[in-house]
RNA sequence: UUAUGAAAAAAGCAAACUUGUUGAAAAACAGGGUCGCAAAGCUACGAGUCUGAAGCCGUUUUGGCCAUGACAGUCGGGUUGCCAUA
Repeated sequence: UUAUGAAAAAAGCAAACUUGUUGAAAAACAGGGUCGCAAAGCUACGAGUCUGAAGCCGUUUUGGCCAUGACAGUCGGGUUGCCAUA
């Protein structure tokens, strides 16, 4: 440097649920929690998913469109990195 993750060790992350805060919502952050994770580190670049405040359309009060909002624990790409083995 490249490949791999069977066994081991050190260190790490934390789904659901729950409490609080923020937010229009999706969701995020902090505490508890521990389903899982070898990149479950970082990055919205491609695909995808969620929401629909503002705006536009509609017109009968219901609705439709829409990301500039969000998801990296959906997949791919980019980038950095621990341990072990070869």
About this RNA
This is a predicted structure of an 86-nucleotide RNA (c-di-GMP-I riboswitch aptamer) from Thermoclostridium caenicola. It was read from a public genome assembly, where an Rfam model found it. The coordinates come from a structure-prediction model, not an experiment, and the mean pLDDT is 85.